Predicted 3D model of a 483-nucleotide part of an RNA (small-subunit ribosomal RNA, 3' major domain) from a metagenome. It matches the Rfam family "Bacterial small subunit ribosomal RNA". The coordinates come from a structure-prediction model, not an experiment, and the mean pLDDT is 82.
[in-house]
Context: one part of a larger RNA
RNA sequence: UGACGGGGACCCGCACAAGCGGUGGAGCAUGUGGUUUAAUUCGAUGCUACGCGAGGAACCUUACCUGGGCUUGACAUGUAAGAAGUAGGAACCCGAAAGGGAAACGACCUGUUUUAAUCAGGAACUUACACAGGUGCUGCAUGGCUGUCGUCAGCUCGUGUCGUGAGAUGUUGGGUUAAGUCCCGCAACGAGCGCAACCAUCGUCCCUUGUUGCAAAUCUACUUCGGUAGAUGCACUCUAGGGAGACUGCCAAUCUUUUGAUUGGAGGAAGGAGGAGAUGACGUCAAGUCAGUAUGGCCCUUACGUCCAGGGCUACACACGUGCUACAAUGGCCAGUACAAUGAGUCGCAAUACCGCAAGGUGGAGCUAAUCUAAAAAGCUGGCCCCAGUUCGGAUCGAAGGCUGCAAUUCGCCUUCGUGAAGUUGGAAUCGCUAGUAACCGCAGAUCAGCCAUGCUGCGGUGAAUACGUUCCCGGGUCUUGU
Numbered sequence: 001u002g003a004c005g006g007g008g009a010c011c012c013g014c015a016c017a018a019g020c021g022g023u024g025g026a027g028c029a030u031g032u033g034g035u036u037u038a039a040u041u042c043g044a045u046g047c048u049a050c051g052c053g054a055g056g057a058a059c060c061u062u063a064c065c066u067g068g069g070c071u072u073g074a075c076a077u078g079u080a081a082g083a084a085g086u087a088g089g090a091a092c093c094c095g096a097a098a099g100g101g102a103a104a105c106g107a108c109c110u111g112u113u114u115u116a117a118u119c120a121g122g123a124a125c126u127u128a129c130a131c132a133g134g135u136g137c138u139g140c141a142u143g144g145c146u147g148u149c150g151u152c153a154g155c156u157c158g159u160g161u162c163g164u165g166a167g168a169u170g171u172u173g174g175g176u177u178a179a180g181u182c183c184c185g186c187a188a189c190g191a192g193c194g195c196a197a198c199c200a201u202c203g204u205c206c207c208u209u210g211u212u213g214c215a216a217a218u219c220u221a222c223u224u225c226g227g228u229a230g231a232u233g234c235a236c237u238c239u240a241g242g243g244a245g246a247c248u249g250c251c252a253a254u255c256u257u258u259u260g261a262u263u264g265g266a267g268g269a270a271g272g273a274g275g276a277g278a279u280g281a282c283g284u285c286a287a288g289u290c291a292g293u294a295u296g297g298c299c300c301u302u303a304c305g306u307c308c309a310g311g312g313c314u315a316c317a318c319a320c321g322u323g324c325u326a327c328a329a330u331g332g333c334c335a336g337u338a339c340a341a342u343g344a345g346u347c348g349c350a351a352u353a354c355c356g357c358a359a360g361g362u363g364g365a366g367c368u369a370a371u372c373u374a375a376a377a378a379g380c381u382g383g384c385c386c387c388a389g390u391u392c393g394g395a396u397c398g399a400a401g402g403c404u405g406c407a408a409u410u411c412g413c414c415u416u417c418g419u420g421a422a423g424u425u426g427g428a429a430u431c432g433c434u435a436g437u438a439a440c441c442g443c444a445g446a447u448c449a450g451c452c453a454u455g456c457u458g459c460g461g462u463g464a465a466u467a468c469g470u471u472c473c474c475g476g477g478u479c480u481u482g483u
Stems, first nucleotide, its partner, number of pairs: 003483003007480007015470002019433005026325008034316002042053002064311007073131001077130006088105001092101003108122004133300002136298003142294001144289003147285001149283001154193006160169003173184003199277001201275002204244005210238001213234002217232006247271001250265006327426001331385007344373002348367002353362003392423001397418007439462007
């Protein structure tokens, strides 16, 4: 100087408390450990691994296993030599394919020239050699990127001063703040990286814009008298450009010498950082990644390279994590009816119509999209059920079908009929959340032929309870003390 303390003082955080909903019990989905296996590819392992890399494992992917092949190689560059019935090669043979063999046929470009496979060069080919190749090892040799402490308020420097020196001071102290934020004081005076602001978004208003959007008013036509269509229109909603607006600016009180700040109020769409993003200082964990890519060293080179078929990554006594569905009446089922937003679409989204109980099929209007395409669901209205392992719950299994795709057995999704398991609110323990939040409800997208998506990333609809307080648990910050 740090680090640590079951030392002290002060402060903060869904850290506790106060509340709401879960997990831990059941079934299933998914990841992991373990076990098994020819192989169950590899990595990630307290917080910071475990719906993680993977935003799509039937083949491919694929790195693993078994078997069958190739050896200048699936891919790149160069050197040397060779090469016309040559390289290639529909058919044919072996084969699961890859690959191997192979008759007919049979070569390219440029130039020269005798227009001929004559010469030269190039491409392609063969042979030989350099080399290629390696998801082989080392993340404890590395770059780059990332996680975490932590969006915590810290981390430093120049000059000066103090100290023999390591170092100190500044950065401590009194207040204050979300903040090393600001003020005052002070042997310090200044400065940098962080904080904040600048950026984009949501919330109010104004201007511009007016189709594909809108519909207040007027007119016309049709009408089932509800409206619909057209014209005028851009007022309103909205689109997307530009601006205004919030600054403790105003008032009062309090702390206070001023300054600075806090509490309350006015006005206001918004008030004290308005909400929510992007943004992550110096560093820590030899944290993670050589399998995203790059890269040093080591290793393999008829194999640890490469091609193919089949299998495996989907196994299953068990253990754990993360989720979905439930255990019902604030519910289940049936009928009717209402209201979104974000996004996506031409190898695509697909309406009306018809067939089918349905999944789906036929067909194809419209749409390269503010124009066309999608039931929003919970909700509301009416009816049935009457507390039961049930009209709860849907696992499992049987049968019949549909779709995608060369292919659905290992191993896809969906529909219908039948079957109808556990489960009656979950021990110790443990997680999330402070407001348009939690909880409940559906919708869209990426990946994608299809899909094991209950995942992930977004979007809107309905919409709470509680916070006395900081003694305690956890994590963090500042000062001080002991070592």